[in-house]
RNA sequence: GCCAUCCGCUUGCCGAAUCCGUGCAGACAGGAGGCACGGAGCCGGGGACCCACCUUUCUCGGGGUGAAUCGGCGCGGCCCGCUGAACAGCGGGGCGCCGAAGGGCGACUUCCACGCCCUAACCCGUCAGCUAACCCGGUAGGCGUUCGUGGAAGUCCCA
Repeated sequence: GCCAUCCGCUUGCCGAAUCCGUGCAGACAGGAGGCACGGAGCCGGGGACCCACCUUUCUCGGGGUGAAUCGGCGCGGCCCGCUGAACAGCGGGGCGCCGAAGGGCGACUUCCACGCCCUAACCCGUCAGCUAACCCGGUAGGCGUUCGUGGAAGUCCCA
């Protein structure tokens, strides 16, 4: 001088996923944290009258969280099923492209432009429309950056 690792601090993003209190543990002290319990806030589900659905289940099940749905074309280079003697055909999955719709970011907020991105994953278990009272549950996880596009209105702060 460089690199790696560990701990902590600061800053920003997706998301409901934040804050406070009590107790416990600890090689020593401190900081940050860990575990258990409780509370506040935030989020989700179930659940009447009225309304809605009167079609719906008995597998073509149905439903929930979430933006994460719908449609078209193609591939048969991939998988499965059916028909078939075979070539092959049909259906589904998967993959690719395009479109519609939905969602996120651009560093105080909103609106409008413009630009960039995402459209997953999981759960309930035959069961649930809305829904006051009431009942139940969650409060995770994952990422980024060196100055973060522009205009208008507003708010806040400083002088």
Molecule: c-di-AMP riboswitch aptamer (ydaO/yuaA leader)
Organism: Thermoactinospora rubra